[in-house]
RNA sequence: GGGCUUGUAGCUCAGUUGGUUAGAGCAGAGCGCUCAUAACGCUUUGGUCGUAGGUUCGAGUCCUACCGGGCCUA
Numbered sequence: 001g002g003g004c005u006u007g008u009a010g011c012u013c014a015g016u017u018g019g020u021u022a023g024a025g026c027a028g029a030g031c032g033c034u035c036a037u038a039a040c041g042c043u044u045u046g047g048u049c050g051u052a053g054g055u056u057c058g059a060g061u062c063c064u065a066c067c068g069g070g071c072c073u074a
Base pairs, nucleotide, nucleotide: 001073002072003071004070005069006068007067010026011025012024013023019057027045028044029043030042031041032040050066051065052064053063054062
C1' cells in the first nucleotide's frame, strides 16, 4: 500500500427486516437492613450511538469519505 472486520453509558456488551421509550450487567450516588462494615434489597444518575456528509416520512441500523482499534496479505 491492498483486503476484511470493528467503534453504542466510566467498563464489558445487546439492540431482530430501518419504525414509535436507546437498553442489560458491572460501576457511581441515595435509602433500607446491621452495633458497624461487607453482602443483600429498593430507588436513581450517566449516551450528540467514532467524526462529517448522503438516502428516507423516519437511521444505532443503509450508502460515501475520514479517524481510531484488530486480523490477513505484499